[in-house]
This is a predicted structure of a 371-nucleotide RNA (Bacterial RNase P class A) from a soil metagenome. The RNAcentral record of the sequence draws on MGnify.
RNA sequence: GAGUCGGCCAGGCAGCCGCUGUGCGCAAGCGCAGAGGAAAGUCCGGGCUCCACAGAGCGGGAUGCGGGGUAACACCCCGGCGCGCAUAAGCGCCGCGCGAGCGGCGCAAAGGCGACGAACAGGGCCACAGAGACGAGUCCUCGGGUCAAACCGAGGGGUGAAACGCGGCAACCUCCAUCCGGAGCAACACCAAAUAGGCAAGCGCUCGAGACCGGCUCGGUCGAGCUUGCGGGUAGGUGGCAACAGGGUGCGGGGGCGCAAGCCCCUGCGUCCGACGAGCCUUGGGGUGACCCAAGGCCCAGAGGAAUGGCUGCCAUGGCGUGACCCGGAUUCCGGGCUGCGUCAACAGAACCCGGCUUAUCGGCCGUCUC
Numbered sequence: 001g002a003g004u005c006g007g008c009c010a011g012g013c014a015g016c017c018g019c020u021g022u023g024c025g026c027a028a029g030c031g032c033a034g035a036g037g038a039a040a041g042u043c044c045g046g047g048c049u050c051c052a053c054a055g056a057g058c059g060g061g062a063u064g065c066g067g068g069g070u071a072a073c074a075c076c077c078c079g080g081c082g083c084g085c086a087u088a089a090g091c092g093c094c095g096c097g098c099g100a101g102c103g104g105c106g107c108a109a110a111g112g113c114g115a116c117g118a119a120c121a122g123g124g125c126c127a128c129a130g131a132g133a134c135g136a137g138u139c140c141u142c143g144g145g146u147c148a149a150a151c152c153g154a155g156g157g158g159u160g161a162a163a164c165g166c167g168g169c170a171a172c173c174u175c176c177a178u179c180c181g182g183a184g185c186a187a188c189a190c191c192a193a194a195u196a197g198g199c200a201a202g203c204g205c206u207c208g209a210g211a212c213c214g215g216c217u218c219g220g221u222c223g224a225g226c227u228u229g230c231g232g233g234u235a236g237g238u239g240g241c242a243a244c245a246g247g248g249u250g251c252g253g254g255g256g257c258g259c260a261a262g263c264c265c266c267u268g269c270g271u272c273c274g275a276c277g278a279g280c281c282u283u284g285g286g287g288u289g290a291c292c293c294a295a296g297g298c299c300c301a302g303a304g305g306a307a308u309g310g311c312u313g314c315c316a317u318g319g320c321g322u323g324a325c326c327c328g329g330a331u332u333c334c335g336g337g338c339u340g341c342g343u344c345a346a347c348a349g350a351a352c353c354c355g356g357c358u359u360a361u362c363g364g365c366c367g368u369c370u371c
Base pairs, nucleotide, nucleotide: 001371002370003369005367006366007365008364009363011315012314013313014312015311016310017309019034020033021032022031023030024029036347040358041357043356044355045354046353047352048184049183050182051181060180061179062178063177064176065079066078067077068076069075080116081114082113083112085111090107091106092105093104094103095102096101117175118174122173123172124169125168126167134165139157140156141155142153143152144151188239189238190237191236198230199229200228201227202226203225210222211221212220213219246273247272248271249270250269251268252267253266254265255264256263257262277299279298280297281296282295283294284293285292286291317345318344319343320342321341322340323339325337326336327335328334329333
């Protein structure tokens, strides 16, 4: 220098105006916290929740080289094997050129890709090209044969990924081995109106409950149901739900019991201790590696049509346009450097949580390996 693979970042600071959650406060307001590497696709694997579950079989699905990692996986790591995978430098061959060299083909690195068990159980399939793709067969050529053919033989050529060889394909059915209940936070749990059913009790049915006539009394009209309780369920609400569980102690607030002393429960703040965590960071150790172990520190969005934003200024990085200056070559122009101004700045947006995979992504930084 060229190629290759991997990791990290995803502009920064300040001011003003907002949004969501939470704490304090009577209120005004103040404090704290507030998107991603993919939050995406919902493709795998789990946590969690509910339902189901004697046992066996049929059916269905998934996985598939060896070993390891992990909670688990179709993920990851190490190794093996294969590829009708690639090219740089280089090497070889061929062609062109007087020549330096140029062009084509082949070999070829790190690397890339591989659902990579079985094709002697069986079925099915093998595009295009080719005469012929597993049934056999003859396009060209060669040898035999014939007047010439037909015919016989099988050496070579041509096509193709593969040409008769126990051919290839299982990401076609299949066989073998191993594994596998279902549904998903719209899960699920709790609280719980109105109306209409259900159950129970009481009152009432001409000795009149109750309703209406604006509140009461009288009166009038209607009149067989009315009232209370319980229970299921709907609307609606709360939790699930947001990483510390929990406990001690001090101060404050609220509630219940009690004549009182006091006791119990809930809650806020301070402080101390602190398991577990598939969370984050740092350090040390082990391992080729994925990863594991130990110690210390920290505790990180929880909305519900759904907040996490907008404007301005300064700085930084890069692209584009344009102007000045400098350098090199040159008549106008071209190339490079530096600087001023203008303009633009990626993909995207949590919705129960976590581990992967895949896909999208302006730019920048760092490293591995090969030549």